[in-house]
RNA sequence: CCGGUCGAUGCGCCUGGAUCGGCAGGAGCGGAGGACCCGAGCACGACGGGACCGGCGGCCACCGCGGCCGCACGGGCCCUUGGGGUGAAGUCGCCACCGCGACCGGGCAUCUUCGCCUGCCCGAACCCGACAGGUACUCCUUCGUCGGCGGCUGACGAAGGGUUG
Numbered sequence: 001c002c003g004g005u006c007g008a009u010g011c012g013c014c015u016g017g018a019u020c021g022g023c024a025g026g027a028g029c030g031g032a033g034g035a036c037c038c039g040a041g042c043a044c045g046a047c048g049g050g051a052c053c054g055g056c057g058g059c060c061a062c063c064g065c066g067g068c069c070g071c072a073c074g075g076g077c078c079c080u081u082g083g084g085g086u087g088a089a090g091u092c093g094c095c096a097c098c099g100c101g102a103c104c105g106g107g108c109a110u111c112u113u114c115g116c117c118u119g120c121c122c123g124a125a126c127c128c129g130a131c132a133g134g135u136a137c138u139c140c141u142u143c144g145u146c147g148g149c150g151g152c153u154g155a156c157g158a159a160g161g162g163u164u165g
Stems, first nucleotide, its partner, number of pairs: 001026002004023006011016001028145008037134002048079003052075003055071006082131001083128004090103005104123006111160005117154001
């Protein structure tokens, strides 16, 4: 943005249309994972933490029931310090800390796009949960498109539009 459905309100008048809201969809756009393919690896080492259950080993006890220690072997659960994801939101230096600076990245300047100058800002937050290499095309699975705030805005060049007269 598009239609659908339900509800409320108003108008019209017998069945329409408008606005607002809820719910579930669709289109377009953006993202993640898995395939294919390529790459890497296929020596050692490395493969985080916690408790529970099962299994295994040892000891004790033993009529029977069982108790303790260990293993990371398996299962699911929890955590975040390793790693990873969305995003512009990174790197370095100084600084006791707060913070500051440089480079770099992102946004705005009012019809749209491009270029340039100038001015003003941002560089957060969240998520996954030991785990993810890359990839134009092809295939499979899946997620998001919420919310909040401010304003009626500079110059120049080029191209393309819209409205009015």
Predicted 3D model of a 165-nucleotide RNA (c-di-AMP riboswitch aptamer (ydaO/yuaA leader)) from Streptomyces rimosus.
It matches the Rfam family "c-di-AMP riboswitch aptamer (ydaO/yuaA leader)". From the family's description: This family represents a conserved RNA structure found upstream of the ydaO and yuaA genes in Bacillus subtilis and related genes in other bacteria.
Lineage of the source: Bacteria > Bacillati > Actinomycetota > Actinomycetes > Streptomyces.
RNAcentral holds the sequence, with entries from Ribocentre.
The coordinates come from a structure-prediction model, not an experiment, and the mean pLDDT is 76.